[in-house]
RNA sequence: CAUUCUCUUCCGGGAGAGAGCGGUCCUUCGAGACCGCCGCCGAAGGCGCAACCGCCCCGGAAACGCUCAGGCAAAAGGGCCGGAAGAGGAUC
Repeated sequence: CAUUCUCUUCCGGGAGAGAGCGGUCCUUCGAGACCGCCGCCGAAGGCGCAACCGCCCCGGAAACGCUCAGGCAAAAGGGCCGGAAGAGGAUC
């Protein structure tokens, strides 16, 4: 120099599922807030099995499962993908 990995920040993209019912409050008379009830979703987080992975003593662990949390018009959030910058590694 080049290749590559991880993390952080910013930008862009980003799925799924009731604008549910009843009551109260506020009121801009709602698609808001709270409480209760029923039905759903999984791609924040969390938990579980363990496929798989590793430096294989032991560790890390999913797009699988559970839905505690979260979510089910819009907004916000959103695993993950792409780009940029910064930091720290690996190989050479």
The RNA shown here (Glycine riboswitch aptamer) has 92 nucleotides and comes from Alphaproteobacteria bacterium HGW-Alphaproteobacteria-18. NCBI's taxonomy places the organism under Bacteria, Pseudomonadati, Pseudomonadota, Alphaproteobacteria. It was read from a public genome assembly, where an Rfam model found it. Its Rfam family is "Glycine riboswitch aptamer". Rfam links the family to the GO term glycine biosynthetic process.